[in-house]
RNA sequence: GAAGCGGGCCAGGCCGCCGCUGGUGCACCGGCCGAAAGGCCGCACUGGAGGAAGGUCCGGACUGCACAGGGCAGCGUAGCGGGUAACGCCCGUCCACCGCGAGGUGCGGAUCAGAGCCACAGAGACGAGUCCGCCAGGCGCAAGCCCGGCGGGGUGAAACGCGGCAAUCUCUACGCGCAGCAACACCAAAUAGGCCGGCUAUGACGCGGCCCGUCGAGCCGGCGGGUAGGUGGCAUCGAGCCAGGCGGGCAACCGCCCGGCCCAGAGGAAUGGCGGCCACGGCAGGGCAGACGUCGCAAGGCGUUUGCCCCGCCGCACAGAAUCCGGCCUAUCGGCCCACUUCACGA
Numbered sequence: 001g002a003a004g005c006g007g008g009c010c011a012g013g014c015c016g017c018c019g020c021u022g023g024u025g026c027a028c029c030g031g032c033c034g035a036a037a038g039g040c041c042g043c044a045c046u047g048g049a050g051g052a053a054g055g056u057c058c059g060g061a062c063u064g065c066a067c068a069g070g071g072c073a074g075c076g077u078a079g080c081g082g083g084u085a086a087c088g089c090c091c092g093u094c095c096a097c098c099g100c101g102a103g104g105u106g107c108g109g110a111u112c113a114g115a116g117c118c119a120c121a122g123a124g125a126c127g128a129g130u131c132c133g134c135c136a137g138g139c140g141c142a143a144g145c146c147c148g149g150c151g152g153g154g155u156g157a158a159a160c161g162c163g164g165c166a167a168u169c170u171c172u173a174c175g176c177g178c179a180g181c182a183a184c185a186c187c188a189a190a191u192a193g194g195c196c197g198g199c200u201a202u203g204a205c206g207c208g209g210c211c212c213g214u215c216g217a218g219c220c221g222g223c224g225g226g227u228a229g230g231u232g233g234c235a236u237c238g239a240g241c242c243a244g245g246c247g248g249g250c251a252a253c254c255g256c257c258c259g260g261c262c263c264a265g266a267g268g269a270a271u272g273g274c275g276g277c278c279a280c281g282g283c284a285g286g287g288c289a290g291a292c293g294u295c296g297c298a299a300g301g302c303g304u305u306u307g308c309c310c311c312g313c314c315g316c317a318c319a320g321a322a323u324c325c326g327g328c329c330u331a332u333c334g335g336c337c338c339a340c341u342u343c344a345c346g347a
Stems, first nucleotide, its partner, number of pairs: 001343004006338005012278007020048007030041004050318001054329002057327005062180004074176005079093005094108001095106004109171002114169002116165003126161001131153002133150003137146003184232004194223007203215004238262001240261003244257005280315004285310011
C1' cells in the first nucleotide's frame, strides 16, 4: 500500500421567528361542549422520538379468568458449563463443517423400545432372497434341474452388519394453565326491555254483581344490569438511568462505595415549518504548488494526475413512540475509532 476479518461509536451543530403537545406554578374572572360524569379555552417556566421507535418472532412485568396434588394430551427447547427476572437471548468451551488466515456457521440428546423411509444403479435397500462365479449333496446317459453354502465378482453412499436418516413419526430430559392494555377497574346517559310500589277504570278469568284473588293494560315514582360516552391503568422510584472508583470472573455478568437524574406520554394520535451561518458528501469552473509524459536550443507551451484555496449548484439515509421492559431479525446516505489476518514492496 492492497484486499479482508471482528468489535465499538455518530446519525448534523448554533441562532432567530412562528406553531403543536405533556408537566409545574400563577390566575380563578368568565365563557364553551355535555343530561351527568368529565373535558376545553389564559400567562410564565420547563420536558418532548430511535438505533432501530419497524416486523410482532421469542421472553418477562402487569391484569382478568381457571387452578388441592399428580398424570395424560398439546406446544416448544436440545453437546457441556455459566449469565439472567426470564428466554429459542448472551458468554465460555468441546466437536463437525467452511476459509491460506484473522474468523464464520450449527441442519450437535437417543436408531441394543417400536414404526416409516433409503434417489440412481443393481438380482436384491433391511421385506426377502441369488445376476455371474465357486464349493458340497441329490437326480439325470447327457444338456441340465433341485437343494444347501461362500472373507468371491458386479452395482451402489450403504449389500444383511448392533447399516444409514431422528430437520419423519417416536423415545428421553427440561420448560409452558388460558387470554391479552381493544387486558382490566371505576363513573355513567338516551331508547328498549326487566323488577318493585302506588293509582285508575270501560279489560279477562275465578258459576261473578260494586268486595276479594290471579293475569293483563295505562299513568306516576323508585331500583338494578348492559351499551354509547368519560376517567384510571399510563410513564416518578425501579429487573431504573448516567458518570467515577474498588473488588470477583477468561467472558457474558455480578457485588460494594460515592455523586447526579426522574428522562416523550398522545388518544385519529404532539415532537413541526421558515430564514441565516457553519460542518459533511458529490459535480462544474477558476487560481496556486508538486510529480510524470511530450514538444522546444532555451524561455516556456500542451496533456494526465495529486494536494490546497475561492466561488456556484445539488444532496444530507433508514425511518416515526401508542401499557412497559429484555432480546432476536430486518432497513439504513455517509463518516470516525480500535484489535487482528493475508499478500506485495522498502530498510
The RNA shown here (Bacterial RNase P class A) has 347 nucleotides and comes from a Burkholderiales bacterium. It matches the Rfam family "Bacterial RNase P class A". Rfam describes the family as follows. Ribonuclease P (RNase P) is a ubiquitous endoribonuclease, found in archaea, bacteria and eukarya as well as chloroplasts and mitochondria. The gene name in the source record is rnpB. The model forms 93% of the base pairs in the Rfam consensus. The sequence is in RNAcentral, with records from ENA. The organism belongs to Burkholderiales, within Bacteria.